[in-house]
RNA sequence: CUCUUAUCCAGAGAGGUGGAGGGAUGUGCCCGAUGAAACCCGGCAACCGUCAAUACAUUCGUAUUGAAAUGGUGCCAAUUCACACAAAGCUUGAUAAGCUUUGAAAGAUGAGAG
Numbered sequence: 001c002u003c004u005u006a007u008c009c010a011g012a013g014a015g016g017u018g019g020a021g022g023g024a025u026g027u028g029c030c031c032g033a034u035g036a037a038a039c040c041c042g043g044c045a046a047c048c049g050u051c052a053a054u055a056c057a058u059u060c061g062u063a064u065u066g067a068a069a070u071g072g073u074g075c076c077a078a079u080u081c082a083c084a085c086a087a088a089g090c091u092u093g094a095u096a097a098g099c100u101u102u103g104a105a106a107g108a109u110g111a112g113a114g
Stems, first nucleotide, its partner, number of pairs: 001114008013041001015040003021031003025084004042076003047072002050067007080106001085103007
């Protein structure tokens, strides 16, 4: 980097260093010197892993539920901040435009594979 798969309306400091930017991209809309990014500490969660119970399995093990959080990641403004494509419904003279719903796409993170 590519592919597969799961999740993305919950949660998380009034701390230190730092100094102007940040929210993936575009548009919009926001956050920011009552201090951005980044680093440290702190915290949240519980995907992998760990432990326990139960069920299944000839075995390796698999599934479900629960527990802890000392391991590997992740995360800590706003729903993944909203929309970006398509379909349906409604409004409309309208194949335009707007609104609503659903599904995709894109993105993020975990796990697995190449």
The RNA shown here (SAM riboswitch aptamer (S box leader)) has 114 nucleotides and comes from Pallidibacillus pasinlerensis. Taxonomically the source falls in Pallidibacillus (Bacteria, Bacillati, Bacillota, Caryophanales). It matches the Rfam family "SAM riboswitch aptamer (S box leader)". Rfam's curators write: The SAM riboswitch is found upstream of a number of genes which code for proteins involved in methionine or cysteine biosynthesis in Gram-positive bacteria. The coordinates come from a structure-prediction model, not an experiment, and the mean pLDDT is 84. It was read from a public genome assembly, where an Rfam model found it.